A computed fold for a 1534-nucleotide RNA from a K189A clade bacterium, annotated as small-subunit ribosomal RNA.
Its mean pLDDT, the model's own confidence on a scale to 100, is 85.
The sequence was found in a public genome assembly.
The organism belongs to Gammaproteobacteria, within Bacteria.
RNA sequence: GAACUGAAGAGUUUGAUCAUGGCUCAGAUUGAACGUUGGCGGCACGCCUUAAACAUGCAAGUCGAACGAGAAAGCUCUUUCGGGAGCGAGUAAAGUGGCGGACGGGUGAGGAACGCGUAGGAAUCUGCCUAGUAGUGGGGGAUAACUCGGGGAAACUCGAGCUAAUACCGCAUACACUCUGAGGAGAAAAGCGGGGGACCUUUGGGCCUCGCGCUAUUAGAGGAGCCUGCGUUAGAUUAGUUUGUUGGUGAGGUAAUGGCUCACCAAGACUACGAUCUAUAGCUGGUCUGAGAGGACGAUCAGCCACACUGGAACUGAGACACGGUCCAGACUUCUACGGAAGGCAGCAGUUAGGAAUAUUGCGCAAUGGGCGAAAGCCUGACGCAGCGAUGCCGCGUGUGUGAAGAAGGCUCUAGGGUUGUAAAGCACUUUCAGUCGUGAAGAAAUUUAUUUUGUUAAUACCGAAAUGAUUUGACGUUAACGACAGAAGAAGUACCGGCUAACUCCGUGCCAGCAGCCGCGGUAAUACGGAGGGUACAAACGUUAAUCGGAAUUACUGGGCGUAAAGCGCGCGUAGGCGGUUCGUUAAGUGGGAUGUGAAAGCCCCGGGCUCAACCUGGGAACUGCAUUCCAAACUGGCGAACUAGAGUGUGGUAGAGGGAAGUAGAAUUUGAUGUGUAGCGGUGAAAUGCGUAGAUAUAUCAAGGAAUACCAAUGGCGAAGGCAGCUUCCUGGACUAACACUGACGCUGAGGCGCGAAAGCGUGGGGAGCAAACAGGAUUAGAUACCCUGGUAGUCCACGCCGUAAACGAUGAGAACUAGCCGUUGGGAGGUUCGCCUCUUAGUGGCGCAGCUAACGCAAUAAGUUCUCCGCCUGGGGAGUACGGCCGCAAGGUUAAAACUCAAAUGAAUUGACGGGGGCCCGCACAAGCGGUGGAGCAUGUUGUUUAAUUCGAUGCAACGCGAAGAACCUUACCACCCCUUGACAUACUCGGAACUUUCUAGAGAUAGAUUGGUGCCUUCGGGAACCGAGAUACAGGUGCUGCAUGGCUGUCGUCAGCUCGUGUCGUGAGAUGUUGGGUUAAGUCCCGUAACGAGCGCAACCCUUGUCCUUAUUUGCCAGCGAUUCGGUCGGGAACUCUAAGGAGACUGCCGGUGACAAACCGGAGGAAGGUGGGGACGACGUCAAGUCAUCAUGGCCCUUACGGGGUGGGCUACAAACGUGCUACAAUGGGGAGUACAAAGGGCUGCAAGCUAGCAAUAGUAAGCGAAUCCCAAAAAGCUUCUCGUAGUCCGGAUUGGGGUCUGCAACUCGACCCCAUGAAGUCGGAAUCGCUAGUAAUCGCGAAUCAGAAUGUCGCGGUGAAUACGUUCCCGGGCCUUGUACACACCGCCCGUCACACCAUGGAAGUGGAUUGCACCAGAAGUGAUUAGUCUAACCCUCGGGAAGACGGUUACCACGGUGUGGUUCAUGACUGGGGUGAAGUCGUAACAAGGUAGCCGUAGGGGAACCUGCGGCUGGAUCACCUCCUUA
Repeated sequence: GAACUGAAGAGUUUGAUCAUGGCUCAGAUUGAACGUUGGCGGCACGCCUUAAACAUGCAAGUCGAACGAGAAAGCUCUUUCGGGAGCGAGUAAAGUGGCGGACGGGUGAGGAACGCGUAGGAAUCUGCCUAGUAGUGGGGGAUAACUCGGGGAAACUCGAGCUAAUACCGCAUACACUCUGAGGAGAAAAGCGGGGGACCUUUGGGCCUCGCGCUAUUAGAGGAGCCUGCGUUAGAUUAGUUUGUUGGUGAGGUAAUGGCUCACCAAGACUACGAUCUAUAGCUGGUCUGAGAGGACGAUCAGCCACACUGGAACUGAGACACGGUCCAGACUUCUACGGAAGGCAGCAGUUAGGAAUAUUGCGCAAUGGGCGAAAGCCUGACGCAGCGAUGCCGCGUGUGUGAAGAAGGCUCUAGGGUUGUAAAGCACUUUCAGUCGUGAAGAAAUUUAUUUUGUUAAUACCGAAAUGAUUUGACGUUAACGACAGAAGAAGUACCGGCUAACUCCGUGCCAGCAGCCGCGGUAAUACGGAGGGUACAAACGUUAAUCGGAAUUACUGGGCGUAAAGCGCGCGUAGGCGGUUCGUUAAGUGGGAUGUGAAAGCCCCGGGCUCAACCUGGGAACUGCAUUCCAAACUGGCGAACUAGAGUGUGGUAGAGGGAAGUAGAAUUUGAUGUGUAGCGGUGAAAUGCGUAGAUAUAUCAAGGAAUACCAAUGGCGAAGGCAGCUUCCUGGACUAACACUGACGCUGAGGCGCGAAAGCGUGGGGAGCAAACAGGAUUAGAUACCCUGGUAGUCCACGCCGUAAACGAUGAGAACUAGCCGUUGGGAGGUUCGCCUCUUAGUGGCGCAGCUAACGCAAUAAGUUCUCCGCCUGGGGAGUACGGCCGCAAGGUUAAAACUCAAAUGAAUUGACGGGGGCCCGCACAAGCGGUGGAGCAUGUUGUUUAAUUCGAUGCAACGCGAAGAACCUUACCACCCCUUGACAUACUCGGAACUUUCUAGAGAUAGAUUGGUGCCUUCGGGAACCGAGAUACAGGUGCUGCAUGGCUGUCGUCAGCUCGUGUCGUGAGAUGUUGGGUUAAGUCCCGUAACGAGCGCAACCCUUGUCCUUAUUUGCCAGCGAUUCGGUCGGGAACUCUAAGGAGACUGCCGGUGACAAACCGGAGGAAGGUGGGGACGACGUCAAGUCAUCAUGGCCCUUACGGGGUGGGCUACAAACGUGCUACAAUGGGGAGUACAAAGGGCUGCAAGCUAGCAAUAGUAAGCGAAUCCCAAAAAGCUUCUCGUAGUCCGGAUUGGGGUCUGCAACUCGACCCCAUGAAGUCGGAAUCGCUAGUAAUCGCGAAUCAGAAUGUCGCGGUGAAUACGUUCCCGGGCCUUGUACACACCGCCCGUCACACCAUGGAAGUGGAUUGCACCAGAAGUGAUUAGUCUAACCCUCGGGAAGACGGUUACCACGGUGUGGUUCAUGACUGGGGUGAAGUCGUAACAAGGUAGCCGUAGGGGAACCUGCGGCUGGAUCACCUCCUUA
């Protein structure tokens, strides 16, 4: 600074992260529709679908001042009652004629076009209108109306007769006009009305004048036709199209140019800057959106076009090939007397159909506009209004103030409260809108008429114009507006409340019902479903659906990308095209600036104005970024001209090389053949077998044949455009590099199409064929093995010629050019120095590291993925699919080009943390190994499964269930089963009444229980009563070993006594995260030390606690007894406090000391001392976490369930069953033993409902009796193995003791189901245990006995105690488990993971398909209505001419050319459908395998070929986007 004001993101892939990338949301909008709701007004808008069909009414008429003719009803008068006259009325209705029906109104089917838009152009026409010029003379013949007659159902039509004109036709005239041979020639007209002084008159008028009209013509305005530049949808899976086609000459035709048409001539014309074809579409001003650039759209309004039932055609006319005209054909509808007729709402209303869906069969010409008319006026579904519709935009209202007892009610609650909520009620006000009544604008200007002035005129008529007065005109309309009245009175809903996204609780439901825009909710505590309360948002509306733009930088001009995410053609040559070095001049196409014209109006924007505001309307402006013309400038780009040498190229001399092609040739090896030697095997594998071999193999020696490939050199070495190229020699040949000069003078770069080259496999023809080797065969492996392994083996591999044209054809990185730190190798050349080792500089390659910079990160980094320029190719979510169809190529295999339907909300890249690996490294553990002893075999015990059962209660189920809960089921326990009982209950609290409690006896019963009966009246007291207990009653409630351990607490197991798990601050990284915690050592240990972008800290480890091992101090009974005494010889007694023990407190052990090793460390090894030595032994102690581990049956507890039962009581039974399987044990199988006899030594416990000595009885279990002891005193209590001695002599035994018979003992109410023990008798299996598997590293294993808890009784179990008392450990390869580091990963529910394909089933879309049915179109032919042109031996005819015969001309008819509909044949394109068929997609729990992800168990993948149920396997060549180990090379690090 009038017209400038304007840019936001979020959710969703993951365990988490960054990126890529799609999907989705928030905004605005609409001719909308649907759902719920609905007070008023203003302004707009209203069939988007079937250009489907239409009943009914209306939408285009008008003119008597162009013409002839001309009613009726009714009224009045009259009458001879037949009628007549006047008015109606020169009216209505028709006809001739004129003008208008080409405008206005509708629709958008067609059309991709000069159709539209914009800017231009020349070869044209133009009624009415304006201006001008010149005329408007004089004749003629008809015809409709009408009358009469005929045909027809009707529509209509035919014949005869009469008549007028501004209807029609000659003649005359011709300023201008047209033609011309420049002399000439041709061609017009119509009258009507008003007024009028003279003059004339047939009274019509002539005549004059005015007006209107007519004729010819010029010019204008407006309109129309034609031509051109530019712009104007998609598809190339449409690439060639065209014969009047392109041009010329001539003619015809048109208003006019022109192949517009025709004849002839030429052979052109269009096209990759997209012709032709196909599909779609009215175009524009503008509308919506957007910051803009753009994108989408083209309702209403305005401009243009096209169409009028479908197709064709012309006539008339100024204008049409004509919406409410004509003709023909077709379809449809209607009428019909069946002979024929009629019609065209895409005008306004309206109807039917279609549809999600779109209005009244309204009023009026009052206004605006149009047609006709001189005018009045008539007509006008244009238009103005009203009606219907919340369809949109805008405005208003549904009250305002006050009001805490924070009412009631609702909801919720931790029960206190909170919330709804000043909300309501109450009190005080207001009255917009709606309602009733009244007043009441503006839209009206004109017309007509009167007067005046003025123009015209001879004129004061007439007519026109202006002024003044009068009269008349309003559909809307009960208008707008204003006033009065009454009363808060009549007026609020809809969606949402998990996140995005503002807004939360309760109940119901229980993966059901349902929700959902995306993510996703719902499987018993749902802020996500349904309801409610509350809240949030908008509001006469609110949501939903559909659609467009936006967000989406997600097609990127503004403004994206291509190493690994989608994306660089396999490589080159090169056409068009694009781009292009330095200097000078010129030009002015691009470019910049000025001016002019145009860019319709409306709209948008700005400033004003008018409706109370706004929407809306309106004035002016700005803008319309465009196009055209013109002038100026000349830097840059382009054109033209002239020059230059830095780009590019040529010449000369050299250099390196597996560059290519051809011919020849060499040696090693394999195989085969021959011969010799030689003998039993060879070969092959993880192990084998098939195979070869006594007919002599393998091995070995010599010779021969043949084919293929070229060890060493050899190398991130060389060459080539890529593919690729390797013995040696020769010939031919391409390129590169290098040195110094000379030459050409931009000759360059890129490169759509095009052309060429192009590994392996494969194909064709002909050769060749040693080895290898798809297919195939056999042998193995395996559950199977169409594989991996083995033995064979054919195509092929090789050569020649011809195809194919693809690969992970990769550096996953297009080509060219310039610029931008360094350092270290290596190949080829050049220069300089040199001490001759080498060094320095430079250039062309080829590698490594690295700075800046870039990148999502990884990484790239002068050989760029950095900074720029030029050109090409390619990408746009995953799947479907590089597939189908079509085209092109190919002998085929196949290649190339290349979709859609449908489906999902992801797919993907890089990096991170874990977990995992039949990946790697290091380390540990009774993990293996070394040992000892077991289990697995037997019998028995015990637990479990299974089975059985009325019940065999329940739980525990890999390690981490199974002698577990259960430290002890005959009843009880007990939860289970059968039967019998009870119902406020066996138990708790509260209330009422009664009673002490309690107890004896009897009866019934299996008992619970029931009935009867006896004794008994207690305790405290403030005398009211109270406490405990019992019985009865009623209600709240009790009760549940019922369910859910996946709702929970608590407790526990396990990894694991493994060494780990984390945090703060700092630092690094965009981030998840990393670092610390990794590394070097060391340890039992994240134990400690050192190093170190980390420094510290916490939970764990260790220590602190208990016990045991040594000593000391204190204490001394019930324990002890060295010394002293006594003694019944027993620590018994006196005594002692030394010792043992007891139980309190201390000491001691710390790598403290020495030596060595180690890094001057931590630490380790050895030693000394010591009771004990490196944690002395043992125990308790269990980090962060894992397993939805175990337990609702210990207990507690949410929720659910039962309530005369799922609760409670009782009796009996069951938990003890028994074909079978498993776990844990005991006893054994014997002589290291069994049996008999004798004899020695513990520890730790327990004991009054108890342990019980002793004595007696019994063979014994035990019984009887009984001392002692509430226990360092007494008892259990005998320890056993051991030792001494006797016997047995290797046997089913003097082993072993099961089982069974008989007889007993004890406990207990009771040993039948179902106890333990004793005695006698009986005397089973078993002779050391298959595969497999367990424990243990020292006072341990093994072995021996003792005790305790539980318990009336009932251990082979469990927990403790001591006695005797070993062996072995080289070591860490392997098995199992664990820890740390590292690596790969497609896993993250984390390998018990993920995941592929066939098959089977269901559904969906789609390809092919014998065909079938439509639509459209090409070609060829037939046909030919109406019409027009041409022509015409037929028929007919008023105007003109005539010599009166006729002619000219015309009409009808005929013929013909063109041509619509229609038909035939044959093609193309496209749509629908089609038995059957192909693959594809989708689908909680189908089948077969396990291909991929880890070295995925045969590394994977790409191309190709063969094979196979399937994933797949195999051959050949290629790639690393392969793990692991080793080596080489290069680099980094002093």